[in-house]
Context: one part of a larger RNA
Molecule: small-subunit ribosomal RNA, central domain
Organism: uncultured bacterium
RNA sequence: UUGGACGUAAAUCACGCGCAUGCACUAUCGGUCAGUAUGUCUCAUAAGUUCGGGGCUUAACACCGAGAUGUGAUGGAAACUGCCAAUCUAGAGUAUCGGAGACGAAAGUGGAAUUGCUAGUGCAGCGGUGAAAUGCGUAGAUAUUAGGAAGAACACCAGUGGCGAAGGUGACUUUCUGCACGAAAAAUUACGUUGAGGUGCGAAACCCAGGGGAGCGACCGUGAUAAGAUACCCCGGUAGUCCAGGCCGUAAGCGAUGGGUUCUAUGUGUAGGAGGCAUCGACCCCUUCUGUGCCGGAGUUAACGCAAUAAGUACCCCCCCUGGGGAGUACGACCGCAAGGUUGAAACUC
Numbered sequence: 001u002u003g004g005a006c007g008u009a010a011a012u013c014a015c016g017c018g019c020a021u022g023c024a025c026u027a028u029c030g031g032u033c034a035g036u037a038u039g040u041c042u043c044a045u046a047a048g049u050u051c052g053g054g055g056c057u058u059a060a061c062a063c064c065g066a067g068a069u070g071u072g073a074u075g076g077a078a079a080c081u082g083c084c085a086a087u088c089u090a091g092a093g094u095a096u097c098g099g100a101g102a103c104g105a106a107a108g109u110g111g112a113a114u115u116g117c118u119a120g121u122g123c124a125g126c127g128g129u130g131a132a133a134u135g136c137g138u139a140g141a142u143a144u145u146a147g148g149a150a151g152a153a154c155a156c157c158a159g160u161g162g163c164g165a166a167g168g169u170g171a172c173u174u175u176c177u178g179c180a181c182g183a184a185a186a187a188u189u190a191c192g193u194u195g196a197g198g199u200g201c202g203a204a205a206c207c208c209a210g211g212g213g214a215g216c217g218a219c220c221g222u223g224a225u226a227a228g229a230u231a232c233c234c235c236g237g238u239a240g241u242c243c244a245g246g247c248c249g250u251a252a253g254c255g256a257u258g259g260g261u262u263c264u265a266u267g268u269g270u271a272g273g274a275g276g277c278a279u280c281g282a283c284c285c286c287u288u289c290u291g292u293g294c295c296g297g298a299g300u301u302a303a304c305g306c307a308a309u310a311a312g313u314a315c316c317c318c319c320c321c322u323g324g325g326g327a328g329u330a331c332g333a334c335c336g337c338a339a340g341g342u343u344g345a346a347a348c349u350c
Base pairs, nucleotide, nucleotide: 003322004321007304008303015200016199017198022193023192027087028086030084031083032082034081035080038075039074040073041072043070044069050066051065052064053063055061091191092188094186096183097182098181104176105175106174107173108172109171110154114150115149117147118146119145120144121143125136126135162169163168207246208245210243211242215241216240220236221235223233258317259316260315261314263312267294268293269292270291271290272289273288274287275286276285299306300305323350324349325348332343333342334341335340
């Protein structure tokens, strides 16, 4: 490279946007003839392969002829692909109306709890465990009442509920702001899809410098346990966790399942709409769109299972895989303050 694959065997980039590229858009009309198909001519036509023939006794082998193939020129045709021009509206986006939401950013506010502090009551214990001890406490703890302080997180509501591309997102209010959905159908007219590079976003932890520090708590110091105990349990407790600004760029970043479009039995929940029936009205019921679950048939799969949210059926584009170890290592390059990250071998061995 061809082929075959990528839920669990190796394999979907963590996720967006997007230049190039590839691919695509209904029908009609006109043009062109680059591709495809085709006629003629020309040049090249080694060997091999295919067909036919003859030669080594046969075969292998070698030889002859033809065909196949390619280059260039030219003729005609115009269905398909491409291109040019015109129209179209089913793709796509826009405008209008409507409801939903922990989507994001900033500012402000709140109550419960926890831990200090102050004051009152109060007396000898508290705390902790499998049992204890370390620890705290007559300098009055624990408990309880009142006050004030700080920081962090937001019980119930809460729901295989919602929103977001993913990471993620949950007290309340305000401001700013993004997306999706539904209904009608007004205008635009292919403006689409994918996306190598590129660019942005990206949990936690770490790092830099400045704040903050209640609780928790790597490291560390004790008490236990145990043969030992650098642990599990207990008492303390530093970085960190929090905020603002940088950095990092990784995770079992998982649905271990890339994105887009088409089609293909049902049943049953749930969330957001719309329509109908009914009615005084609200439900119930029926239909339908979008999301999110469960079950299940065809189909598919090595099996497990998946099954309109496909792993079914097809088409388009991208990433990636090609026995285990060595190894996500070495070297080089790029990025980073560092930690390290990205790219990524070979010898050897089974």